[in-house]
Context: one part of a larger RNA
RNA sequence: CUCAGUUUAGGGAAUUCGGCAACAAUGGCCCCGUACCUUUGGUAUAAGGGGUGCCUGCAAUCUUUAACCGGAUUGCAGGUCUCAGUAACAAGGAGGAGGCGACUGUUUAACAAAAACAUAGGGGACUGCCAGGGAGAAAUCCUUUGUAUAGUCCCUGAGGCCUGCCCAGUGCCGGUGUGUCAAAGUUGGCUUCAACCAACCUAAGCCCCGGUAAACGGCGGCGGUAACUCUGACCGUCGUAAAGUAGCGUAAUCUCUUGCCAUUUAAUUGAUGGCCUGCUUGAAUGGCUUAACGAUCUCCUCACUGUCCCAAACUGAGGCCUA
Numbered sequence: 001c002u003c004a005g006u007u008u009a010g011g012g013a014a015u016u017c018g019g020c021a022a023c024a025a026u027g028g029c030c031c032c033g034u035a036c037c038u039u040u041g042g043u044a045u046a047a048g049g050g051g052u053g054c055c056u057g058c059a060a061u062c063u064u065u066a067a068c069c070g071g072a073u074u075g076c077a078g079g080u081c082u083c084a085g086u087a088a089c090a091a092g093g094a095g096g097a098g099g100c101g102a103c104u105g106u107u108u109a110a111c112a113a114a115a116a117c118a119u120a121g122g123g124g125a126c127u128g129c130c131a132g133g134g135a136g137a138a139a140u141c142c143u144u145u146g147u148a149u150a151g152u153c154c155c156u157g158a159g160g161c162c163u164g165c166c167c168a169g170u171g172c173c174g175g176u177g178u179g180u181c182a183a184a185g186u187u188g189g190c191u192u193c194a195a196c197c198a199a200c201c202u203a204a205g206c207c208c209c210g211g212u213a214a215a216c217g218g219c220g221g222c223g224g225u226a227a228c229u230c231u232g233a234c235c236g237u238c239g240u241a242a243a244g245u246a247g248c249g250u251a252a253u254c255u256c257u258u259g260c261c262a263u264u265u266a267a268u269u270g271a272u273g274g275c276c277u278g279c280u281u282g283a284a285u286g287g288c289u290u291a292a293c294g295a296u297c298u299c300c301u302c303a304c305u306g307u308c309c310c311a312a313a314c315u316g317a318g319g320c321c322u323a
Stems, first nucleotide, its partner, number of pairs: 001318008010309002014307001019304001028052005037042001039158001053080011081085001093302007100294002105117002121156007132143004159289004164219003169216002171212005177207001179206002185200005220238005247281001248278001259275006
């Protein structure tokens, strides 16, 4: 010096991307007490406070005995020792605010446990059973010895409030026919026979006409205008299939950006609450909200500490030296 530990005056996160690490602190049991919020179940061991050993006496309850003596539990009172009484071991740090995901669960065996996956719930498509879907060349098999309250597939993801406009494009479904339309067939031409040529006939499809967005998807400019200014309810015009509704919003989405205001700090590119000028939010590619939950992510406070000021000492093992 390295590794694994133990202890540390005063300060107490000044360390650091970040309290990472550290039983440093909290801790068991009994009593008291317990807020916001809430889906009334919870939150909750919330938070916070007090007690705890041993000895003696008394009382109550249960139990044993014929009775006395005993046993167990609980309570009350008095005393006693230590720095310390769940004295060792064992044994929650707590609170506030926000993002995401409802939750319990699952996952990258050996760098990722999560906001990813799943989930109950919601919606859609196909399917009446010799079904639909899947495996197979087939026989056959699975779903299933199931039968629409069932099975397969797709999307969303508890609950609450909701889910706007667009069917022009792409897809899917339905319909219609003197449109188009292959082979075959028919008729005619040509040919020795054929090949060949023309016309007729004509399925699906395409075309045409409708429907369908919890199908794939999409959801505008410009100019003017109100008794100071600003703003623009209002008007005009271009234009689309429709011209982003309710919500939310500098966001896991905002380039400018460390936006502006407020709170938090002595000081904050942080956090939270507002504002909206949304480069490029937005409604089951779900929107917003939400109690509970989370080895999740972010910010703050208390407690606590060798993380640090600033190091020190000790224990064990190695490194190193010698034999």
Predicted 3D model of a 323-nucleotide part of an RNA (large-subunit ribosomal RNA, domain IV) from a Candidatus Aenigmatarchaeota archaeon. It matches the Rfam family "Archaeal large subunit ribosomal RNA". On this family, see Yusupov et al., Science 2001: "Crystal structure of the ribosome at 5.5 A resolution". The source organism's lineage runs through Archaea, Nanobdellati and Candidatus Aenigmatarchaeota.